[in-house]
RNA sequence: UGCGACAAAGGCAAACUUGGCGAAAGUCAAGGACGCAAAGCUACGGGUCUUCCAGUUAGACUGAUGAUCGCCGAGCUACCGAAA
Numbered sequence: 001u002g003c004g005a006c007a008a009a010g011g012c013a014a015a016c017u018u019g020g021c022g023a024a025a026g027u028c029a030a031g032g033a034c035g036c037a038a039a040g041c042u043a044c045g046g047g048u049c050u051u052c053c054a055g056u057u058a059g060a061c062u063g064a065u066g067a068u069c070g071c072c073g074a075g076c077u078a079c080c081g082a083a084a
Stems, first nucleotide, its partner, number of pairs: 003081002011036002016031006034070001040076003044073003047068003051064001053063004
């Protein structure tokens, strides 16, 4: 560099519940654990979702606005050390 143990030490926290914020998607805090070896960070590319908007419309599509890194890719950073 790479790899990831029925290892050790620690870490995060899905659904759901309560409360706050938001127009919504969603997010924040507490509880709670389905899982995670980057489930740490960055919306950069793609995907998906949203509509307080704009255009067109037959369905809906396009643009814009946000959201998601626990959808995939990319970039940056990082604990531990068995086997190969």

The RNA shown here (c-di-GMP-I-GGC riboswitch aptamer) has 84 nucleotides and comes from a Bacillota bacterium. Model confidence (mean pLDDT): 86 of 100. Taxonomically the source falls in Bacillota (Bacteria, Bacillati). It was read from a public genome assembly, where an Rfam model found it.